[in-house]
Model confidence (mean pLDDT): 85 of 100. A computed fold for a 127-nucleotide RNA from a Bacteroidota bacterium, annotated as FMN riboswitch aptamer (RFN element). The organism belongs to Bacteroidota, within Bacteria. Its Rfam family is "FMN riboswitch aptamer (RFN element)". From the family's description: The RFN element is a highly conserved domain that is found frequently in the 5'-untranslated regions of prokaryotic mRNAs that encode for flavin mononucleotide (FMN) biosynthesis and transport proteins.
RNA sequence: CAAAUACUUCAGGGCAGGGUGAAAUCCCCGAUCGGUGGUGAAAGUCCACGACCUCCGGAGCAAUUCCGGGGCUGAUCCGUUGAAACUACGGGACCGACAGUUACAGUCUGGAUGGAAGAAGUUUUAC
Numbered sequence: 001c002a003a004a005u006a007c008u009u010c011a012g013g014g015c016a017g018g019g020u021g022a023a024a025u026c027c028c029c030g031a032u033c034g035g036u037g038g039u040g041a042a043a044g045u046c047c048a049c050g051a052c053c054u055c056c057g058g059a060g061c062a063a064u065u066c067c068g069g070g071g072c073u074g075a076u077c078c079g080u081u082g083a084a085a086c087u088a089c090g091g092g093a094c095c096g097a098c099a100g101u102u103a104c105a106g107u108c109u110g111g112a113u114g115g116a117a118g119a120a121g122u123u124u125u126a127c
Base pairs, nucleotide, nucleotide: 003125004124006122007121008120009119010118017029018028019027031107032106033096034095035049036048037047038046044094045093053071054070055069056068057067058066059065076092077091078090079089080088098110099109100108
């Protein structure tokens, strides 16, 4: 420099303080959070992926199991600087699955001591 093999570890955060009420972390004021890879310059809102949900095919006695492939899947504008920024800085906005819950949930409880995009490292083999 450049392939393959096996393994190990890691891999998601957040309602302070109040109002109303019989009852609300769920309504209202306000507070607060932002997975992974990419992108001439750093991203919750650009591109892509993961997970949830769902469909098809295969393996299997079967399973809430395993493999592969689809579908679905939210949100950003202006100004400044600059070679370059919907990524920086300034200002103003917006978004957030499903089920449960005494009153409607991004933040509580649950599937989840799960899974995963990926990240770091080690081993063996060949060149």
It was read from a public genome assembly, where an Rfam model found it.